RNA sequence: CCGCGCUAGCCGGGGAGAUAGCGGUGCCCUGUACCUGCGAUCCGCUACAGCAGGGGUGAAUUCCGGCCCCCGGGAGCGCGCUGUGUCGUCUGACCCCGGUAAGCAGCGAUGAAGGAUCGGUCCCGCGCAACGCCUUCCCGUGAACCGUGUCAGGCGGGGAACCGAGCAGCACUAAGCGGGCCCGGGCGUGUGCCGCGGGGGCGCCGCUCCUGAGCCGGCUGCCGGGGUAACGGGCAUAGCGCGUCUUUCAAAGGCCGGUGCGCGG
Numbered sequence: 001c002c003g004c005g006c007u008a009g010c011c012g013g014g015g016a017g018a019u020a021g022c023g024g025u026g027c028c029c030u031g032u033a034c035c036u037g038c039g040a041u042c043c044g045c046u047a048c049a050g051c052a053g054g055g056g057u058g059a060a061u062u063c064c065g066g067c068c069c070c071c072g073g074g075a076g077c078g079c080g081c082u083g084u085g086u087c088g089u090c091u092g093a094c095c096c097c098g099g100u101a102a103g104c105a106g107c108g109a110u111g112a113a114g115g116a117u118c119g120g121u122c123c124c125g126c127g128c129a130a131c132g133c134c135u136u137c138c139c140g141u142g143a144a145c146c147g148u149g150u151c152a153g154g155c156g157g158g159g160a161a162c163c164g165a166g167c168a169g170c171a172c173u174a175a176g177c178g179g180g181c182c183c184g185g186g187c188g189u190g191u192g193c194c195g196c197g198g199g200g201g202c203g204c205c206g207c208u209c210c211u212g213a214g215c216c217g218g219c220u221g222c223c224g225g226g227g228u229a230a231c232g233g234g235c236a237u238a239g240c241g242c243g244u245c246u247u248u249c250a251a252a253g254g255c256c257g258g259u260g261c262g263c264g265g
Base pairs, nucleotide, nucleotide: 001265002264003263004262005261006260009057010056011055012030013029014028015027020046021045022044023043024042034054035053036052037051038050063258064257065256066255067254068253072249073248074247075246076245077243078242079241080240081239082238083237084236085235086234087233090232092231093228094227095226096225097224098223099222100221102220103219104218106215107214114210115209116208118206119205120204121203122199123198124197125196126195127194128192129191130189131188132187133186134185135184137180138179139178140177141176147172148171149170150169155164156163157162
C1' cells in the first nucleotide's frame, strides 16, 4: 500500500418556547437525511441526559475537531402606523371674558369727549280729544180680557125720559222693540306727535351756551384670565410593520486537520 472481517461512530441539524436541566412530541428555519411503539391536565431521562425493539452503513464525499460564511430565530435599541391611558405652564387649535388701540371700518370742525342751564323720559292731579257703553231727544211700531178715550150693535136697570157697565172697530199711549242722531248728561279706558299745574331724578335722550379733537371697540393684531380635550403636541403602554443598527444562538455550505482492532498478501 492492497484485500477480507469487525468495532467506535453515523443514518439529520438548529432556533424560540417549556424545564432545575437535557432530549423528544407540537411551532418555525435549513433542505432530503432507516422502520415500529410512547408522549402537553406531556413523555422519557440525569451531565455518557429521549426510552424500548428491529434494520442499514461503517474508518471516510458520509464520523470527529477548528476556522470562515451565513439562512433563520431570540433579546435590546431606533423609526413609522394604529389603539388605550394621561398631561394642560405644550397652549398650537377651538370657545368665553377682560384689557390695549397698531391696522381696517363707523361717527366727528354741518363740532368729538367733557362741563353748565333748561326740557323730555318717570310719578300725581286736572282739562281736552278719541273710542266704547248707557241715558236724554226724535221717528216708527207697540195691549184678545187684565191700559186710556170714544164706544155701533147687543146687554142690564127703569112705566118713560134716561141712566149704567162695556165687546169689536177706530184713535192714543206704557213697558218693550227697531231706527235716527246731533246737541245735552253719566260711567269707563292696554287710547293721545294734545294742554295746564305740582313733584322727582341726574341714569339715558335733546335744544342752547362754554370749550375745541377726539369718540367708539364691530373685524384683524397684541396682552392677560377662564374653559374643552374633538384635532395638533408631550409622556406611558399594547399590537403590527421596518431597520444599512447592537448583541446572542445558529442550519446548510466552504477550507484545514484528525480517526481503532484482527487475519492474509
Model confidence (mean pLDDT): 76 of 100.
A computed fold for a 265-nucleotide RNA, annotated as Bacterial large signal recognition particle RNA.
Its Rfam family is "Bacterial large signal recognition particle RNA". Rfam classes the family as a non-coding RNA gene. Its family is annotated with signal recognition particle, plasma membrane targeting and SRP-dependent cotranslational protein targeting to membrane, signal sequence recognition in the Gene Ontology.